Background:
Transfer RNA from an Actinomycetes bacterium, 77 nucleotides, folded computationally. The source organism's lineage runs through Bacteria, Bacillati, Actinomycetota and Actinomycetes. Its Rfam family is "tRNA". From the family's description: Transfer RNA (tRNA) molecules are approximately 80 nucleotides in length. By type it is a transfer RNA. The prediction has a mean pLDDT of 85.
């Protein structure tokens, strides 16, 4: 420097490809159940979708530039 992934609740991740509802589990708060705790079931709340722009009637998702991480490859000393 060059090329390839990856960025989405507090953690681990789908959803991009093919544009229109932002979601799973796990954690937390309420609750039920239980003599109580755990386990189970419910229930709720929590998100600038890594920044900026650009196409579009709409952009997590398509385009550019940039930032941050990881991994490979090359130059200099």
């Nucleotide at each position: 420097g060059c090329c390839g992934g990856c960025g989405u609740g507090g953690c681990g991740c789908a959803g991009c490809c093919c544009g229109g509802g932002a979601g799973c589990g796990c954690a937390a708060g309420c609750g039920a159940c239980u003599u109580g705790u755990a386990a189970u079931c419910g229930c709720u709340a929590g998100g600038u979708c890594g920044u900026g722009g650009g196409u579009u009637c709409g952009a997590a998702u398509c385009c550019c530039a940039c930032c941050g991480c990881c991994g490979g490859c090359u130059c200099c000393a």